[in-house]
Predicted 3D model of a 71-nucleotide RNA (transfer RNA) from Pseudarcicella sp. The sequence is in RNAcentral, with records from ENA. Rfam family: tRNA. Rfam classes the family as a transfer RNA. Rfam's curators write: Transfer RNA (tRNA) molecules are approximately 80 nucleotides in length. The source organism's lineage runs through Bacteria, Pseudomonadati, Cytophagia, Cytophagales and Pseudarcicella. Model confidence (mean pLDDT): 82 of 100.
RNA sequence: ACGGGCGUAGUAUAAGGGUAGUACAAAGGUCUCCAACACCUUUAGUCUGAGUUCGAAUCUUAGCGCCCGUG
Numbered sequence: 001a002c003g004g005g006c007g008u009a010g011u012a013u014a015a016g017g018g019u020a021g022u023a024c025a026a027a028g029g030u031c032u033c034c035a036a037c038a039c040c041u042u043u044a045g046u047c048u049g050a051g052u053u054c055g056a057a058u059c060u061u062a063g064c065g066c067c068c069g070u071g
Stems, first nucleotide, its partner, number of pairs: 001070007010024004018054001026042005047063005
């Protein structure tokens, strides 16, 4: 330099056009003599810009970052 893949919460991972979920973690509460476990509740997210669309995490495009490959 070229080709390919990926980017969603603190972490891992779904959703392939129509309310962004789940688990762990964190905080609070119940329980307990105290803690742990268990149960309940809460917080927290679509890499950035533009476009298409009534509507974009999803489709297109340009960047950025990471990974793999070719030379």